Annotation: The prediction has a mean pLDDT of 82. The RNA shown here (transfer RNA) has 73 nucleotides and comes from an uncultured Eubacteriaceae bacterium.
RNA sequence: GCUGGGAUGGCACAGUUGGUAGCGCAACUGAUUCGUAAUCAGUAGGUCGCCGGUUCAAAUCCGGCUCUCAGCU
Numbered sequence: 001g002c003u004g005g006g007a008u009g010g011c012a013c014a015g016u017u018g019g020u021a022g023c024g025c026a027a028c029u030g031a032u033u034c035g036u037a038a039u040c041a042g043u044a045g046g047u048c049g050c051c052g053g054u055u056c057a058a059a060u061c062c063g064g065c066u067c068u069c070a071g072c073u
């Protein structure tokens, strides 16, 4: 330099033809317990790597850029 994949709550990930983002773990609150753990119920937390474009509407489509992984030279 070229090709391909990835970037989504604190962490690991899903999101199937564009329709307003979700599961698990963790965190917090309550119940239970003499207390802790476990269990049960609930709550909060992300405008989806960045900047533009298309669209009534973009995590999703298009362009550029950044970071990262693998391969080729």
Base pairs, nucleotide, nucleotide: 001072002071003070004069005068006067007066010025011024013022019056027043028042029041030040031039049065050064051063052062053061
It matches the Rfam family "tRNA". By type it is a transfer RNA.